[in-house]
């Protein structure tokens, strides 16, 4: 100098003018004046916990759901920190939906002969059995025994070819008719045992067994731990009108007791009371805070980024940069019960630590 990695912070500033919500004070019916105060790192998504509230007693089991390496932190979490293992990067560092596939069931497209206690398409072999030809020997002339050659009929073979994401360890030697962990040496993996380190996940070493056992649990399932439900439209208080229930005394209206009067009974009007709680109001509710929701707009100057221009200026060998002028111009987004986390969005700027490459000393 260039290319990167990780973590933190800011995310326009000052002033003028106009405007909005809340609270307080004063004038005071509405309204006005003054003072104080008024969004974020994510207020967002509403994903996980908790507070708070109500229903309710949720002890056990079944079903269902969530989580899933280890240790710690936390009120708690699916969060955070530190580590282990696996993967990626030269590296700083990053990523992980990280229990069990040697409990069981299931699935593994296409291609391919065969896809999970596998498989014979090509190829190889054909020792053994079968068939054919030839030599020699024996014989009761049918055949038998033996040697050599051939066929590829039975069959053997998972080493080679080919298919596939995956074909049942790799290399070599032996072995064989040809082959094969069939045997052996080394290597890799897995299991058992032993020793050492670590709280632990796990790591290191030795020994042993030919054990070589495929993948998928984001398929069912198994194992371990946890989980009652609904949510501020929770919920609490005050409470019109109409309707409902009860009581009342005098009266009004109409009815019943065959017609009239008194009286009785019940209805309605009236008055009072009762419970429920609808419209509504208050609380819940906050050092912003609501009734569908205020926190804004504009002008001037400045600043970052970007674009253009000019120079007898400055730095540099140069490319280029600085200084000056003009223009443009600031993202994502916006509280609604509160808190702790996670995730997602974000123009641009800035600080710190670290890595790699090249150059100079």
């Nucleotide at each position: 100098u260039g290319a990167g990695c990780c973590g933190g912070c800011c995310g326009g500033g000052u002033g003028g003018c106009c405007g909005c919500g809340g609270c307080g004070u004063g004038g005071u019916u509405u309204c006005c004046a003054c003072g104080c105060u008024g969004a974020g790192g994510a207020a967002g998504g509403u994903c996980g916990g908790g507070g708070c509230u109500c229903c309710g007693u949720a002890g056990g089991g079944c079903a269902g759901g969530a989580u899933g390496c280890u240790g710690g932190c936390u009120a708690g979490c699916g969060g955070c920190c530190a580590g282990u293992c696996g993967g990626g990067g030269c590296g700083a560092c990053c990523c992980g939906c990280a229990g069990g596939a040697a409990a069981g069931u299931g699935c593994c497209a296409c291609a391919g002969a065969g896809a999970a206690c596998a498989g014979a398409c090509c190829g190889c072999c054909g020792a053994u059995g079968g068939c054919c030809c030839g030599g020699c020997c024996c014989c009761u002339c049918g055949g038998g025994a033996u040697c050599g050659g051939g066929c590829a009929c039975a069959g053997g073979u998972g080493a080679g070819g080919g298919u596939g994401a995956a074909a049942c360890g790799g290399u070599g030697c032996g072995g064989u008719a040809a082959g094969a962990g069939c045997g052996c040496a080394c290597c890799a993996g897995c299991g058992g045992c032993c020793g050492g380190g670590g709280c632990g996940a796990c790591c290191c070493g030795g020994u042993u067994g030919g054990c070589u056992c495929g993948g998928c649990a984001a398929a069912c399932c198994c194992c371990a731990u946890c989980c009652g439900g609904a949510g501020c439209a929770a919920g609490g208080c005050c409470g019109a009108a109409c309707a409902g229930g009860g009581a009342g005394a005098g009266g009004g209206u109409g009815g019943u007791c065959c017609g009239c009067c008194c009286g009785u009974c019940g209805a309605u009007c009236c008055u009072c009371c009762c419970g429920g709680g609808u419209u509504g109001g208050c609380c819940g509710c906050a050092u912003a805070g609501a009734u569908g929701g205020a926190u804004g707009g504009u002008c001037a100057c400045c600043c970052a980024c970007c674009c253009g221009g000019a120079g007898u200026c400055c730095c540099g060998u140069a490319a280029g940069g600085g200084c000056c002028c003009g223009g443009u111009g600031g993202a994502c987004a916006g509280a609604a019960c509160c808190c702790c986390g996670c995730c997602u969005a974000c123009a641009g700027g800035u600080c710190g630590g670290c890595u790699c490459a090249c150059c100079g000393u």